[in-house]
RNA sequence: UUAAAAUAUUGGCAAACCUUUCGAAAGAAGGGGACGCAAAGCUAAAGGGGCUAAUCAUUAUUGUAAUGAAUGCCAGCCAGUUGCGCUU
Numbered sequence: 001u002u003a004a005a006a007u008a009u010u011g012g013c014a015a016a017c018c019u020u021u022c023g024a025a026a027g028a029a030g031g032g033g034a035c036g037c038a039a040a041g042c043u044a045a046a047g048g049g050g051c052u053a054a055u056c057a058u059u060a061u062u063g064u065a066a067u068g069a070a071u072g073c074c075a076g077c078c079a080g081u082u083g084c085g086c087u088u
Base pairs, nucleotide, nucleotide: 012037013036017032018031019030020029021028022027035076041081042080043079047078048077049074050073051072055069056068057067058066059065060064
């Protein structure tokens, strides 16, 4: 220096839930809070997967309902990519 494995002292992030705001929703952001995380850093315009349906289409109906479809989201699902410190 490279690769692999294990670990979490200092330090870092922050699920559920509560609350405020935005949003049609999914969800996001701020505050509180910790289930977990060694990439829980970044990428949704490489790709797969998942959530939602304002809007559009179709059908039935005239209250609307059902079905289908991202242009809306999820990186704490897989993945891609970059990278710090300790020990062996």
A computed fold for an 88-nucleotide RNA from Saliterribacillus persicus, annotated as c-di-GMP-I riboswitch aptamer. Its Rfam family is "c-di-GMP-I riboswitch aptamer". From the family's description: GEMM was predicted in a large-scale screen for bacterial structured RNA regulatory elements. NCBI's taxonomy places the organism under Bacteria, Bacillati, Bacilli, Caryophanales, Saliterribacillus. Its mean pLDDT, the model's own confidence on a scale to 100, is 77.